[in-house]
């Protein structure tokens, strides 16, 4: 310097189960391991998902749309990083 593998050094951690926080969608901490070479960071771009509040509409049971909220393990973007086989 490459490239990312039956190599090593570490690293992260899906369903599920427990506590915990929130309306919620989903955070967090144990456990747990499906997977990940950025499965490290940031909601800018799209996208899923929420929907207490707020508007409308109602046959009064609710539905409808949002402001705001979650998701980086959906898919671009920007940032910054480990090892070191083969060839």
């Nucleotide at each position: 310097a490459g490239g990312g593998u039956c190599a090593a050094a570490g690293g992260c951690a899906a369903a599920c189960c427990c506590g915990u926080c929130g309306a919620a969608a989903g955070g967090c901490g144990g456990g747990g391991g499906c997977g990940c070479a950025a499965a490290g960071c940031c909601a800018c771009g799209g996208g899923u998902c929420u929907a207490a509040g707020g508007c409308a509409c109602u046959c009064a049971g609710g539905u409808g749309c949002u402001a705001g909220g979650a998701c980086g393990g959906c898919c671009g973007g920007g940032c910054u990083g480990c090892c070191g086989a083969a060839a």
This is a predicted structure of an 87-nucleotide RNA (c-di-GMP-I-GGC riboswitch aptamer) from a Bacillota bacterium. It was read from a public genome assembly, where an Rfam model found it.